[in-house]
Context: one part of a larger RNA
RNA sequence: AUUGAACGCUGGCGGCAGGCUUAACACAUGCAAGUCGAGCGGUAACAUUUCUAGCUUGCUAGAAGAUGACGAGCGGCGGACGGGUGAGUAAUGCUUGGGAAUAUGCCUUGAAGUGGGGGACAACAGUUGGAAACGACUGCUAAUACCGCAUAAUGUCUACGGACCAAAGGGGGGGAUCUUCGGACCUUGCGCUAUUGGAGAAGCCUGCGUCGGAUUAGCUAGUUGGUGGGGUAAAGGCUCACCAAGGCGACGAUCUCUAGCUGGUCUGAGAGGAUGAUCAGCCACACUGGGACUGAGACACGGCCCAGACUCCUACGGGAGGCAGCAGUGGGGAAUAUUGGACAAUGGGGGCAACCCUGAUCCAGCCAUGCCGCGUGUGUGAAGAAGGCCUUCGGGUUGUAAAGCACUUUCAGCGAGGAGGAAAGGUUAGUCGUUAAUAUCGGCUAGCUGUGACGUUACUCGCAGAAGAAGGACCGGCUAACUCCGUGCCAGCAGCCGCGGUAAUACGGAGGGUCCGAGCGUUAAUC
Repeated sequence: AUUGAACGCUGGCGGCAGGCUUAACACAUGCAAGUCGAGCGGUAACAUUUCUAGCUUGCUAGAAGAUGACGAGCGGCGGACGGGUGAGUAAUGCUUGGGAAUAUGCCUUGAAGUGGGGGACAACAGUUGGAAACGACUGCUAAUACCGCAUAAUGUCUACGGACCAAAGGGGGGGAUCUUCGGACCUUGCGCUAUUGGAGAAGCCUGCGUCGGAUUAGCUAGUUGGUGGGGUAAAGGCUCACCAAGGCGACGAUCUCUAGCUGGUCUGAGAGGAUGAUCAGCCACACUGGGACUGAGACACGGCCCAGACUCCUACGGGAGGCAGCAGUGGGGAAUAUUGGACAAUGGGGGCAACCCUGAUCCAGCCAUGCCGCGUGUGUGAAGAAGGCCUUCGGGUUGUAAAGCACUUUCAGCGAGGAGGAAAGGUUAGUCGUUAAUAUCGGCUAGCUGUGACGUUACUCGCAGAAGAAGGACCGGCUAACUCCGUGCCAGCAGCCGCGGUAAUACGGAGGGUCCGAGCGUUAAUC
C1' cells in the first nucleotide's frame, strides 16, 4: 500500500460498486422454456351471436365451431442459447502463432424447381388392466406427419461409357372467364426442395510458453511404424487383421503432490513477486458411474436408458426425485443478503403480426463490506463564570470552550410541482415498389393516438426550528502526544526493546493532550 475479509467499540445521509472464499453437503415450497389455430383433425373450458323449450319478460336448461378464442392431441421451431459452479484436468485444457482432410439449422447472395399419387398413427369412441405411475386391445380420422412415382444439374459417385438423388402447402386480395357455388384461375408476401458463393459459429492437427518433488529412473504391447478392410462431417491405431520392432526418457519420461487457464488484479521506481472474487474470453461439470437416441448442433443442468448411494409414496406387486438456475431451509463456518417487483428498457425463443414466455435482464429490499461526496452548525462573546484537574496556594489549565446575543437551514422531516429513461405498436392520409388492378402486401414521410417495474424517481419550490446527527485508538523509545491518584515483581501490559519489588509519563482510573473521523482499532493474508 492492498483485501470478496472477520472480530471489538461506535454509527447521521446519499451516490457507485460488492456480498457462501467453508460442505461439487442434503434439500421443504414457489418460480427459472416455451410458442405457433396463418401446418392439422377438432371443441374440454370461457365469451359473443343465432335457434329451441320453460316461463317469474330477462334468466334457467339445451343446441349450433357460426365467430372471438382454445384444454388435451398430431405437427413445426426452440428446449445444445441464456443462467450456475470450479469437482476433475499439469494437458484430449489454456495463451499466442501456423495448418488442411471437414460439416454447418436460422441469416445473406445467385440461379432453378414446387407435378401427380398412396397407406397409416394419435386425438376421439368402445372394452379393459393397475393402489398409483402408467398402460393393453378393437374401430374411425387429418395434416407443412410418413412413403412411393415423375422430373434432375452448375449436385453426388464414376471403371469417364454412365448411374443416382427432392419438394408442402397455408394466409391476404381480386377484374374478366369457367363453376358441382366449395372453388378453379390471377396476384401478393410467408413457406418447402435441390444447389452456388458468403457470413457467423463449430470440429481436427501442430510450433513456442504453461506449479512442486529424483527421499519418483527407467516407462510402453494398439505400444511405434507400414499394408489392407472398417468407421467418422473430417486427417489419424480412431478400430480390426496381417507384417516389422519400434516409440519416450537427466533438454527429466514414468510416478506422485497441488491446481481450472487467460485478459487482468494487488504490490513495486522498475525488474520481479503474489494472485485469478466481481466483469470479459476459453475449458470442464450437472446426485455418483456408464451409455446411446433425437437433432444442423448434445453424448444434453430443469431429456431418455442402465447400475449405485440417498430421500419420498405404496394396496408390498411397484413407482417418483435430483437447486453447482432465482429466492429460501437445515448443516458446516470467524463469515456472506429477499421464499420482493416488472417484462417499461436491452437482449433471447416462438409467431406474418398483434402478442405470449423469459428469477437472462432491468429495478427495489438487507449489510459502513469497500470507494467517493455531504452533514452534525455560523459569527460574536473575558466577568477569562461555575464545575473538574493540577498547584510552589500566587495561580495555571479545561477555554471563546460554554452561557448570552445575532444569524443560516445543506441533509433528514412535512407539503406541492415534476423531467428523462419511449424507440416501438395502432390508425388515417400522401408517395414509391409489386400487380391486370386505385385490392392486398411492403418501404418512406406526415398527422392523431399510445406503452414506465423503478416511483412517494432525479430535480425544483415552500414550511418549521440549532432544531434529529461523534466516536475510536493511542500518549516510555521506535512514534505525534504528560501530570496526579491507586497498586506494590501483585494485579496487570507488551509489535520489538522491555515496564511493575512504595513517588510507575509503560499496570488501573482521572484530568489534559495527540492522530484519524462515520468511522477507529485488532486479527489474518499478499507485495
A computed fold for a 527-nucleotide part of an RNA from an uncultured prokaryote, annotated as small-subunit ribosomal RNA, 5' domain. It matches the Rfam family "Bacterial small subunit ribosomal RNA". The full RNA is in RNAcentral, with records from ENA. Its mean pLDDT, the model's own confidence on a scale to 100, is 87.